[in-house]
Source information
A computed fold for a 71-nucleotide RNA from a Candidatus Doudnabacteria bacterium, annotated as transfer RNA. Rfam family: tRNA. It is annotated as a transfer RNA. NCBI's taxonomy places the organism under Bacteria, Bacteria candidate phyla, Candidatus Doudnaibacteriota. The coordinates come from a structure-prediction model, not an experiment, and the mean pLDDT is 81.
RNA sequence: UCCGGGAUCGUCUAAUGGUAGGACACCAGACUCUGAAUCUGGUAAUUGGGGUUCGAGUCCCUGUCCCGGAG
Numbered sequence: 001u002c003c004g005g006g007a008u009c010g011u012c013u014a015a016u017g018g019u020a021g022g023a024c025a026c027c028a029g030a031c032u033c034u035g036a037a038u039c040u041g042g043u044a045a046u047u048g049g050g051g052u053u054c055g056a057g058u059c060c061c062u063g064u065c066c067c068g069g070a071g
Base pairs, nucleotide, nucleotide: 001070002069003068004067005066006065007064010024011023012022013021018054026042027041028040029039030038047063048062049061050060051059
C1' cells in the first nucleotide's frame, strides 16, 4: 500500500429495515440482629460524519481504531 472482517449499557451477548432486549455488575427496596444469598424495581449502550428510506444497529459512501491475509 491492497483485500477481508469487526466496533451495541461498566462487562459479555442478542436484535427479518418497524418500541434497542437479556445476563452479570451497579443503585434502591423487601427479607435478616448484621452481612451474604434470595426476591422486586430501577439507572445505563448502537465508534464519528454524511447519504438512501415513511422509518437505519441493520443498506450505501467516508473518517478513526482493532484483528486477519497478501505484497